[in-house]
Context: one part of a larger RNA
RNA sequence: CGCAGGAAAUUUGAGAGGAGCUGUCCUUAGUACGAGAGGACCGGGAUGGACGUACCGCUGGUGCACCAGUUGUUCCGCCAGGAGCAUGGCUGGGUAGCUACGUACGGACGGGAUAAGCGCUGAAAGCAUCUAAGCGUGAAGCCCCCCUCAAGAUGAGAUUUCCCAGUAUGUAAGACCCCUUGAAGACGACGAGGUAGAUAGGUUGGAGGUGGAAGCACGGCAACGUGUGGAGCUGACCAAUACUAAUCGGUCGAGGG
Numbered sequence: 001c002g003c004a005g006g007a008a009a010u011u012u013g014a015g016a017g018g019a020g021c022u023g024u025c026c027u028u029a030g031u032a033c034g035a036g037a038g039g040a041c042c043g044g045g046a047u048g049g050a051c052g053u054a055c056c057g058c059u060g061g062u063g064c065a066c067c068a069g070u071u072g073u074u075c076c077g078c079c080a081g082g083a084g085c086a087u088g089g090c091u092g093g094g095u096a097g098c099u100a101c102g103u104a105c106g107g108a109c110g111g112g113a114u115a116a117g118c119g120c121u122g123a124a125a126g127c128a129u130c131u132a133a134g135c136g137u138g139a140a141g142c143c144c145c146c147c148u149c150a151a152g153a154u155g156a157g158a159u160u161u162c163c164c165a166g167u168a169u170g171u172a173a174g175a176c177c178c179c180u181u182g183a184a185g186a187c188g189a190c191g192a193g194g195u196a197g198a199u200a201g202g203u204u205g206g207a208g209g210u211g212g213a214a215g216c217a218c219g220g221c222a223a224c225g226u227g228u229g230g231a232g233c234u235g236a237c238c239a240a241u242a243c244u245a246a247u248c249g250g251u252c253g254a255g256g257g
Stems, first nucleotide, its partner, number of pairs: 001152001005163007015149004021049007033038001051106005059100004066093005071086006110144003117137004174252004178194005199245003202241005208234003215228005
């Protein structure tokens, strides 16, 4: 821009893409078959491999603004307590998120038309013949069935709801700019909100993490230990709460034959 009024939402599916794999064991059955050795078809069940999709409750990884320990050095006048630098200085853990080594699920079942093949009926050709007319059966393959996208499918589809004016300006339903932002994201876009408000931050409470803060007291000559006290601190997590910021505003947007 189009889809012959303007919007919001829900959809159909022409078409396109994805998937399509396979082992072993048990049973049928030591049956059929076979002199024996050996040893099935068909059918039923179990459990794996690789591959794929999703997720983070479990097990792990990471986790450079979380916690603790610790070495050297500089500084905060000294002690104590801290801060900077040294690969995040090093070491031990670890929330959210992201993840696999973790977990769940998938390939199926079924239908249609067929290939080779196997048949029925059957003439040409009194017989015979699956074929010439006709009718079956028959594959991991083909078309459906399963998953995803999809009406620019210009062949522009369908349904529901909302809005109404007559010239323009300005407006309606609605949308955008702007702002607070997100399990959304390169930017656009998409989602949640904008005071009639929990959108983000803060605060409060909690979860989770770390692992027993500082100060003081007591014990010990001291290093240190114990008590106060599952303490103190705590990023992303869960709630509550208008304290802060989403203020005030602006723009676009409807009738053809």